[in-house]
């Protein structure tokens, strides 16, 4: 460098719900709680999926990284 996570350590993150409260919605922050996670660390770049509030119309635009793929980055082992 590369591939793997059986077993240990020492941690980590947090689903569904509730609270709160933004937002049209999807959905997100924060708080409580764990269901599951070896990238469930970044990133909407391709693909997928949610949403449709605004506009005559060309259009403009939101979101999910806990769906896959690209990048880009690490902890602890063990070959």
């Nucleotide at each position: 460098c590369u591939c793997c996570g059986a077993a240990a350590a020492g941690g980590g993150c947090a689903a569904a719900c509730c609270g709160c409260g933004c937002g049209a919605a999807a959905g997100a922050a924060c708080g409580g709680g764990a269901c599951g996670c070896a990238a469930a660390g970044c990133c909407a770049c391709g693909g997928g999926c949610c949403a449709c509030a605004c506009a005559a119309a060309g259009g403009c635009a939101g979101g999910c990284a806990g769906c896959c793929g690209a990048g880009c980055c690490g902890c602890c082992g063990g070959a």
Description
This is a predicted structure of a 79-nucleotide RNA (c-di-GMP-I riboswitch aptamer) from a Candidatus Bipolaricaulota bacterium. The sequence was found by an Rfam model in a public genome assembly. The prediction has a mean pLDDT of 77. Taxonomically the source falls in Candidatus Bipolaricaulota (Bacteria, Bacteria candidate phyla).